[in-house]
RNA sequence: GCGUCUUUCGCGGGAGAGACUGGCCCGGUUCAGAUCGGGAUCGGCGCCGAAGGAGCAACCGCCCCGGAAACUCUCAGGCAAACGGACCGCGAACAGGCA
Numbered sequence: 001g002c003g004u005c006u007u008u009c010g011c012g013g014g015a016g017a018g019a020c021u022g023g024c025c026c027g028g029u030u031c032a033g034a035u036c037g038g039g040a041u042c043g044g045c046g047c048c049g050a051a052g053g054a055g056c057a058a059c060c061g062c063c064c065c066g067g068a069a070a071c072u073c074u075c076a077g078g079c080a081a082a083c084g085g086a087c088c089g090c091g092a093a094c095a096g097g098c099a
Stems, first nucleotide, its partner, number of pairs: 001098002007093007018045001020044004024039006046079003052075001053073003059067003
């Protein structure tokens, strides 16, 4: 100096599934009853898979053993919006590597 299949940062895109229900709390309307909205709260039932985690395994390797998914499970997480979000694109920085 080049530079990526690794890592990190920034920007953009980014799915699925109950705005279910009972209690509790707060606010509005009402003479009251009742009703509407909100809650990062406590349960019940139903669901989703693309944070993370776990399992099997095609496959791969330096073949003793290890690495392994977008598959599977649903512990966790999630089921209006927001946040998050595997993955993809662009830009930048840098191991290893090459000159």
Predicted 3D model of a 99-nucleotide RNA (Glycine riboswitch aptamer) from Erythrobacter ani. The prediction has a mean pLDDT of 75. It was read from a public genome assembly, where an Rfam model found it. The source organism's lineage runs through Bacteria, Pseudomonadati, Alphaproteobacteria, Erythrobacteraceae and Erythrobacter.